[in-house]
Molecule: transfer RNA
Organism: uncultured Bacteroidales bacterium
């Protein structure tokens, strides 16, 4: 250089083109406790960038850029 692979909340990880983008930790509140942890409920918060197909894109295709694995 090549050829694959991947990129969603603070991490971490789901999601057959039609989802209120779910969970889990960890953030805030609130109940429980004499405090403190524990537990419990409850809130907030997310699709790398630009363009493309589509009646609709996190899914599908294109360039870019980040990681990274293999090969030379």
């Nucleotide at each position: 250089g090549g050829u694959c692979u991947a990129u969603u909340c603070g991490u971490c990880u789901a999601u057959c083109g039609g989802u209120u983008a779910g969970g889990a930790c960890a953030a805030g509140a609130g109940a429980u406790u004499u405090u403190c942890a524990u537990u419990c409920u409850c809130u907030a918060a997310a699709g790398g960038g630009c363009g493309g197909u589509u009646c609709g894109a996190u899914u599908c295709c294109g360039c870019c850029a980040u990681a990274g694995a293999c090969u030379a």